[in-house]
RNA sequence: AGAGUUUGAUCCUGGCUCAGAAUGAACGUUGGCGGCGUGGAUUAGGCAUGCAAGUCGAGCGGUAAGGCCCCUUCGGGGGUACACGAGCGGCGGAAGGGUCAGUAAUGCGUGGGUACCUACCUCGGGGUUCGGGACAACCGUGCUAACGCGCGGCUAAUACCGAAUAAUGUCCCCGGACCAAAGGUGUGAUUCCGCCCGGAGACGGGCCCGCGUCCUAUUAGCUAGUUGGUAAGGUAAUGGCUUACCAAGGCGAAGAUGGGUAGCAGGUGUGAGAGCACGACCUGCGACACUGGGACUGAGAUACUGCCCAGACACCUACGGGUGGCUGCAGUCGAGAAUCUUCUGCAAUGGGCGCAAGCCUGACAGAGCGACGCCGCGUGCGGGAUGAAGGCCUUCGGGUUGUAAACCGCUGUCAGUGGGGAGCAAAUUCUAGGGGGUUCUCCCUCUAGUUUGAGCUAUCCGCAGAGGAAGCUCGGGCUAAGUUCGUGCCAGCAGCCGCGGUAAGACGAACCGAGCAAACGUUAUUCGGAAUCACUGGGCUUAAAGAGUCCGUAGGCGGCGCGUUAGGGUGGGGUGUGAAAUCCCUCGGCUUAACCGAGGAAUGGCGCUCCAAACCGGCGUGCUUGAGGAAGGUAGAGGUGAGCGGAACUGAUGGUGGAGCGGUGAAAUGCGUUGAUAUCAUCAGGAACACCGGAGGCGAAGGCGGCUCACUGGGCCUUUUCUGACGCUGAGGGACGAAAGCCAGGGUAGCGAACGGGAUUAGAUACCCCGGUAGUCCUGGCUGUAAACGAUGAGCACUAGGUCGGGGACCUCCCACAGGUCCUUGGCCGUAGCGAAAGUGUUAAGUGCUCCGCCUGGGGAGUAUGGUCGCAAGGCUGAAACUCAAAGGAAUUGACGGGGGCUCACACAAGCGGUGGAGAAUGUGGCUUAAUUCGAGGCUACGCGAAAAACCUUAUCCUGGUCUUGACAUGCUUAGGAACCCUGCUGAAAGGCAGGGGUGCCCUUCGGGGAGCCUUGGCACAGGUGCUGCAUGGCUGUCGUCAGCUCGUGUCGUGAGAUGUCGCGUUAAGUCGCUUAACGAGCGCAACCCCUGUCCCUAGUUGCCAGCGCGUAAUGGCGGGGACUCUAGGGAGACUGCCGGUGUUAAACCGGAGGAAGGUGGGGAUGACGUCAAGUCCUCAUGGCCUUUAUGACCAGGGCUGCACACGUCCUACAAUGGACCGCACAAAGGGAAGCCAACUCGUGAGAGCGUGGAGCCAAUCCCAAAAAACGGUCCUCAGUACGGAUUGUAGGCUGCAACCCGCCUACAUGAAGCUGGAAUCGCUAGUAAUCGCGGGUCAUCAUACCGCGGUGAAUGUGUUCCUGAGCCUUGUACACACCGCCCGUCAAGCCACGAAAUGGGGGGCGCCCGAAGUCGCCCAGCUAACCCGCAAGGGAGGCAGGCGCCGAAGGCGAACUCCGUGAUUGGGACUAAGUCGUAACAAGGUAACC
Repeated sequence: AGAGUUUGAUCCUGGCUCAGAAUGAACGUUGGCGGCGUGGAUUAGGCAUGCAAGUCGAGCGGUAAGGCCCCUUCGGGGGUACACGAGCGGCGGAAGGGUCAGUAAUGCGUGGGUACCUACCUCGGGGUUCGGGACAACCGUGCUAACGCGCGGCUAAUACCGAAUAAUGUCCCCGGACCAAAGGUGUGAUUCCGCCCGGAGACGGGCCCGCGUCCUAUUAGCUAGUUGGUAAGGUAAUGGCUUACCAAGGCGAAGAUGGGUAGCAGGUGUGAGAGCACGACCUGCGACACUGGGACUGAGAUACUGCCCAGACACCUACGGGUGGCUGCAGUCGAGAAUCUUCUGCAAUGGGCGCAAGCCUGACAGAGCGACGCCGCGUGCGGGAUGAAGGCCUUCGGGUUGUAAACCGCUGUCAGUGGGGAGCAAAUUCUAGGGGGUUCUCCCUCUAGUUUGAGCUAUCCGCAGAGGAAGCUCGGGCUAAGUUCGUGCCAGCAGCCGCGGUAAGACGAACCGAGCAAACGUUAUUCGGAAUCACUGGGCUUAAAGAGUCCGUAGGCGGCGCGUUAGGGUGGGGUGUGAAAUCCCUCGGCUUAACCGAGGAAUGGCGCUCCAAACCGGCGUGCUUGAGGAAGGUAGAGGUGAGCGGAACUGAUGGUGGAGCGGUGAAAUGCGUUGAUAUCAUCAGGAACACCGGAGGCGAAGGCGGCUCACUGGGCCUUUUCUGACGCUGAGGGACGAAAGCCAGGGUAGCGAACGGGAUUAGAUACCCCGGUAGUCCUGGCUGUAAACGAUGAGCACUAGGUCGGGGACCUCCCACAGGUCCUUGGCCGUAGCGAAAGUGUUAAGUGCUCCGCCUGGGGAGUAUGGUCGCAAGGCUGAAACUCAAAGGAAUUGACGGGGGCUCACACAAGCGGUGGAGAAUGUGGCUUAAUUCGAGGCUACGCGAAAAACCUUAUCCUGGUCUUGACAUGCUUAGGAACCCUGCUGAAAGGCAGGGGUGCCCUUCGGGGAGCCUUGGCACAGGUGCUGCAUGGCUGUCGUCAGCUCGUGUCGUGAGAUGUCGCGUUAAGUCGCUUAACGAGCGCAACCCCUGUCCCUAGUUGCCAGCGCGUAAUGGCGGGGACUCUAGGGAGACUGCCGGUGUUAAACCGGAGGAAGGUGGGGAUGACGUCAAGUCCUCAUGGCCUUUAUGACCAGGGCUGCACACGUCCUACAAUGGACCGCACAAAGGGAAGCCAACUCGUGAGAGCGUGGAGCCAAUCCCAAAAAACGGUCCUCAGUACGGAUUGUAGGCUGCAACCCGCCUACAUGAAGCUGGAAUCGCUAGUAAUCGCGGGUCAUCAUACCGCGGUGAAUGUGUUCCUGAGCCUUGUACACACCGCCCGUCAAGCCACGAAAUGGGGGGCGCCCGAAGUCGCCCAGCUAACCCGCAAGGGAGGCAGGCGCCGAAGGCGAACUCCGUGAUUGGGACUAAGUCGUAACAAGGUAACC
């Protein structure tokens, strides 16, 4: 510090996700030791048991228990005070400890203030006198289950009361008045410990104030003791704290009130910081103590382990009534993913009481449990290569695990065991002694002795022995680390992207590796990354985002001077505070670290104070440039009202006229002989204003268009005359606001939702047509929204220009035009800059300032709910659950378009001939079958693989019979035998079984051994036309012989990419030329190659024969010849070269000449980058998988030929341009030895014969071989025929081992359909189509197929509207699997959450009723020791009980609010491989889309 993920790719926007750190954690696997920390976060749910607050006998009366002493009738009694239960009394139980429910302020933090209190403690001052009466305990007695309660009697005090004294205290009218006490110890007290009054301090608190302190406006108004005053009460004290009276205030958009959530802080986590989140442990503060209320006592409480009342719960009960409160320490149940021991000790530190000893202390100190966290240590170290075995992989060579192990040597941490042992402890206690403080019982100090450890033990010594101690996660990318096997969209993984459908580095396992390590992963949560709420530090034209516009309130911001202020802001200095701990730095202590100690620094803040006065602010006073006013001009569809006008339209009336009109793609509905349409005249009506008219003008926007008048708003220019900052923006608020819509009343020509009809269509609730209501128009009112758009808020200032318009002024000029300058206004182009780009660019989207509005992933959704506005429709405000890993913007390259332009092709058109109809052939589908083997499937499968299925071929085709190292290859090995040949039996054959003959070569020690071959047994292996063409190579088809496809360098662009390759012309061509930020190049095109067309040269055998000879019935048969044809080698020739025209002076095109051939002469071969996961594993090769007495191999027979049917491709025809017969010409290219076969003979013919070969030919020599159509002649005369030949019968021939399934041919006989073929569709542009025959391959036989060859030989077109396909440029795109694309809505199914009636429950208030405890007030005829009067009786004062009243908790009733749950049915929504219906959107998406 970034990374992954939207796309074919790119840039941007934007969300999601990851890597880091952290935690009071939990879960999974694993687990050696120690140190330091830490541990009920959920039910503030309920609790058994034990302990957690007592102490003082030096305050008191005493003596229950114990000790000691005495007595004793042994039952007990007495004493002592060593001590002490219970009691009176004092102090402490308000601290310490726990928890975070409540609390958004009665709290907390920080800084101030004062009208107050403060036990114990400290320091001064003063005092401590004299009396009195009770009540517990105790004794007696009574009630009660218990808890406990009562009556009578006795008694003490540091308990209670009275009196005295009385100021430095309090009150005061300044005369005065008032207020206290307690003693104890001790032989002994002014002196020690106490007590009382008053003062001061310290400590701790009370109260008040400023500032700060979460979310929500879908909470906007709240408040009656409320706000203030007066008086009184109350309090320690101010105060509506309380009461009475008076006034009507107080709070609130800077968020009152309400709702939700929450203890606050120091700090903690994270972060570069700013922030954000948190508030465990520790510290400070607050609040709470079963829930609610209340007071008492007290210095202090409204009291955790006190009291009273009410309630819930639990326990006891004799049913009458009682008792209890772990949110103290342990522990238990429950709930939960989850959180410990019913431990030890007061040794230390601290606290309470006490003179003290001491007692108490679950505070605390320790130990235990938990890897919960942090830190440290160990699980060994060195050597050791035959790189062992085993594992895994392998290209089979090896590699790796791996110096790892074994093995050798060494060490001894930790744990274990045995022993020693500092320290936590001393300012403690006690005893004795010395010194000092004035005397002392008191205090201080010194010395000696003595006493105290719960727990931890550091550390040291010895022993033994590598011995007891390593796992977890991960290995597709992010992200360090990969191979094999298994699995086969299954099982599974997954944080995101995504893996898995037969070769998975992503699942599972193994091996290997990577990371961390006593841990490692996962989950949850926080911060970070996230500049993804942006203060630091973001945005708003098109990505989310400028309010439709203006006015204006609060607020925010604000021109140029001078003076002044200092109390606001600001700057500087000083000072107080900012607790400690924490963080940081330094030093130190534990062996180190964690941890701990000390010092320092820091603690952005707040307060006080001093200084400054530039700036902001305040005050005062000026200025004119901002703003406004005035005067004079000026343009304009600016607004409102009234009037007027013509054209058109429709209607009416009349005239003319006479059959249609209208409408459409074509029609129909409709109108019309009752006279339409058309046309003329007149009249009526409503709405809108052609031309001018413009990128023009005006207005804030919406918007405004005939002419005139009236009223009226604003702008601009000029003058620089006046005011003197009067300004800008603008939350709320107000006004205006297209169209549609609503209410009321008018109006209605045209148009025209709804609606009716006609068409279209599969349908057509649409598009088109004929009608037509609301509406559109006017008046008044409402609505308040639009893609209300420049998708661009308003204002001010600054920052290159050019150009075209509108309005005005000035200058130049004689005037005009033109020109120049200034202001203003509307556009275009463009620099810098900005921007993701497109673009923008003085009319900013540039650079700055001010103010407002708005945004924060997509969907859900502008929906639900609440509120509010509206007559309604609906508007404004406006979520969540759930769901997705994207949704988007701009641009790029393609592809596509029922987009455009240009161009081409037998693409169409123009022609010729076919197919589709018939019969037959052949292939395919289907059906059938035991099997009908397999493949090919639009073009680009279907006379295709197959250039030949009777057997063979032939295959996992079927049935049956057989073989198992095999039909075929290589190697090893056992046994035997040369090899090899022959025979028999069985069988359909293959096969099986048996027998015989035969003894070779090399070496030899003569025993034998070896090579080769055969047989036999065995081992490796062979074999597979088995699967996967979607694992592949090779080959092939197609687009397409279409003209394209790319690269280097340069340039442009952030980039994908572009340029080049575009443009203009031209071409068959990206062919060439020109232009040009491109310049070049490559693969394609063309050319080079072959055939053919003309000529020449060379060469003449088997070819040829003109001339010369020979010969024949005749023939190049022969001699010879090379002239010719021909053969086959070489060469020439054609290049737009020449001429004319066109064109840009080019490329080129048109025409012409010459020429055998002319613009590529014709044909062939040749097929760019790529596309179709195209075809082929059955040509071949090949990975993987499968099979191995079978999916291999052999054999026999059958099948591939099966036939209701459908399709493709051909053949033959339907006839007279023909058929039949006779006669008679002319080719080319091929083939031939297991071959072609002459001649001759036989046969009607196919064919056969030629006998042991019958001529010739291994071929320019011989043969196949007859070319056919053509041509000449005869017959047929339009007929299912003398056309056509299918089918069938009979008889033959041929090949072959074999023609039944299932061959070909011949002859005779038979003589089917068919009379030119529906929709549709194919080929062909010249030696082509059409037509005619010939040959070849395959092949024993079989050709209508295929591949070639020549003969005869046309027609039409010179165009590009349309169909199909293709190329280039351009345009749109929501497509990129690329239009066979994408995609919308209803319905149907599953699932999920949400909303709505109703219903259940909770919460906080409000009103009324009832009213406990209790304070306060009043009454007080009952009761009453202290004081007063009185001798007494008695009375008084005061008090108590009791009663009443105000207030008052819980409870009851009621009406509303709010939250949560459930929820019939229903509504829409989200999601879910392959459901239904249509086709809405994306291209002009087929009616442009959208608001």

Small-subunit ribosomal RNA from an uncultured bacterium, 1491 nucleotides, folded computationally. Model confidence (mean pLDDT): 83 of 100.